[in-house]
RNA sequence: UAUGAUAAUGGCCAAACCUUCUGUGAAGCAGAGACGAAAAGCCACGGGUCUCACGCAGACAGCCGGGUUGCAAAG
Numbered sequence: 001u002a003u004g005a006u007a008a009u010g011g012c013c014a015a016a017c018c019u020u021c022u023g024u025g026a027a028g029c030a031g032a033g034a035c036g037a038a039a040a041g042c043c044a045c046g047g048g049u050c051u052c053a054c055g056c057a058g059a060c061a062g063c064c065g066g067g068u069u070g071c072a073a074a075g
Base pairs, nucleotide, nucleotide: 013036018031019030021028022027035062041068042067043066045065046064047063048060049059050058051057
């Protein structure tokens, strides 16, 4: 340099349903559970959906976009 072969670790997260607790509520924490996801890690900046006490209020990041961080590997 060429050809061929092999390889992508270790793991993580966790829907619905059920239960405790919190909340007016959407929903959230935890336990159990596992539908799924390669960012299903984080952020409410834009859109969207939902809730209400209708407020410059609140919830959803596993609705879409955006921002940002991380792991592995090939070229």

A computed fold for a 75-nucleotide RNA from a Campylobacterota bacterium, annotated as c-di-GMP-I riboswitch aptamer.
Its mean pLDDT, the model's own confidence on a scale to 100, is 79.
Taxonomically the source falls in Campylobacterota (Bacteria, Pseudomonadati).
It was read from a public genome assembly, where an Rfam model found it.